[in-house]
RNA sequence: GACCCUGUCGUCUAGCCUGGCUUAGGACAAGGGCCUUUCGAGCCCUCGGCACGGGUUCAAAUCCCGUCAGGGUCG
Numbered sequence: 001g002a003c004c005c006u007g008u009c010g011u012c013u014a015g016c017c018u019g020g021c022u023u024a025g026g027a028c029a030a031g032g033g034c035c036u037u038u039c040g041a042g043c044c045c046u047c048g049g050c051a052c053g054g055g056u057u058c059a060a061a062u063c064c065c066g067u068c069a070g071g072g073u074c075g
Stems, first nucleotide, its partner, number of pairs: 001074007010028004020058001030046005051067005
C1' cells in the first nucleotide's frame, strides 16, 4: 500500500442481510425498595449504549460514502 472482518450500556450479547413493530431487548454488575432477626437467595424498580461525520428517505443502529480504532491475509 491492496483486500477482508469487527466497532451497540461498566462487561458480554441480540437486533443490521429484509428501514417503521413498547422506552434499542436480554444476562451480569451498580443503586433503591419488598421480604428476612441479619446475610444470602428470591421479587419489583431504576441506571446506562448504536465508533465519528455526511448523504438517501416521510422515517436510518439497519441502506450509501468517507474518516477513525482494533484484528487478519497478501505484497